Context: one part of a larger RNA
């Protein structure tokens, strides 16, 4: 619980695609389900409300009459919702011409640099830190020079740039694919917006199974610190980071800001297109569409701020929130190998 909310108070599901529903753009005709209006019935007695009447009044009783949401039938009425039936282009979408991008997936190369192995020249130290010491070297380290091996990640260009619904994407090359946005015409004719449930998509850590392991690094082990030091620092080091295939399904998954259209000062930056101006270009200056920032007005806002990428004005959907703790937990179902996730409470208590 006909209420008022969700950027930070308690609230926007991690993102998408969509099913039922909900909701929808112009102009005619036709139908009348809702809606309007009238009719008749029905709406017990008793009560409300009127007039009159008995009880000395009055409460309270009697008579009689009114009025009655509603429902049922049934005559009209067509604005608006809704059906249906013919049109329409502006909402949407299609074709066709481009040009940007770390958008995805394979496959294939390439240099830097850490490591290790071999080999040369080299000789006594080298590594760490605040300060050392664990450790590493006279079996030849570190330095340095060639030579080879393996794994990861790709400096510079890099940018409040860019792609992508979201997680995210960054070395080159091919191959295979998605979107998006600019331009012109022509088509299609409302095909549209949300979108419970479902379904897929989801960093990282984790798990299953085989691969693979240079660095780095939970646990772990040793050295230091320190009253102690199960940390912070040092030296080492295993899972793991990597690959395939399968689970998992979470997050500060954040703009802490659901999604869709319309409207409402401007100025400045910057990405991708298009036109126009100027001496043909280039630049440079205007217009414009889309996108990505900062600054600001009205106008919200508790404040901070937000402000055409709104948190301003309104409409349509969906999803949430209702005091703190107990608790995102306990019991139950689903789901998972597990690990757990998801649904989600009460008793107490302040």
């Nucleotide at each position: 619980u006909u209420g008022g909310g969700c950027g930070u108070a308690a609230a926007g599901a991690g993102u998408g695609u969509g099913u039922a529903g909900g909701c929808g753009g112009c102009c005619g005709g036709c139908c009348a389900a809702g809606c309007c209006a009238g009719a008749u019935g029905u709406g017990a007695a008793a009560g409300c409300c009127c007039a009159g009447g008995g009880c000395u009044u009055a409460a309270c009783c009697c008579u009689g009459g009114a009025a009655g949401g509603g429902c049922a039938u049934u005559u009209g009425g067509a604005a608006c919702u809704g059906g249906u039936u013919g049109g329409c282009u502006u909402g949407a979408g299609u074709u066709c011409g481009g040009g940007a991008g770390a958008g995805g997936g394979a496959a294939g190369u390439g240099g830097a640099a850490u490591u290790c192995c071999g080999g040369g020249u080299g000789u006594a130290g080298a590594g760490g830190c605040g300060a050392a010491a664990u450790u590493c070297g006279u079996a030849g380290a570190u330095a340095u020079c060639c030579g080879g091996a393996g794994g990861a990640a790709c400096a510079c260009c890099g940018g409040u740039g860019g792609c992508g619904a979201a997680g995210g994407c960054g070395a080159c090359u091919u191959c295979c694919u998605g979107g998006a946005c600019c331009g012109a015409a022509a088509c299609u004719g409302a095909c549209g917006c949300u979108g419970a449930g479902a379904c897929a998509c989801g960093a990282a850590a984790g798990c299953g199974u085989g691969g693979g392991g240079a660095g780095c690094a939970a646990a772990c082990a040793g050295g230091a610190u320190u009253a102690g030091a199960u940390a912070c620092c040092c030296u080492g080091g295993u899972a793991g980071u990597c690959c395939a295939c399968g689970c998992u399904g979470u997050a500060a998954a954040c703009g802490a800001u659901g999604g869709g259209c319309g409207c409402u000062a401007g100025g400045u930056g910057u990405g991708g297109g298009g036109g126009g101006u100027u001496u043909u270009u280039a630049a440079u200056c205007c217009c414009u569409c889309c996108g990505u920032g900062c600054c600001g007005c009205a106008g919200c806002u508790a404040a901070c701020g937000c402000a055409u990428u709104a948190a301003g004005c309104g409409c349509c959907u969906c999803g949430c929130c209702u005091g703190g703790g107990g608790a995102g937990u306990a019991c139950g179902g689903c789901c998972g190998c597990a690990a757990g996730g998801u649904u989600a409470a009460a008793a107490c208590u302040c």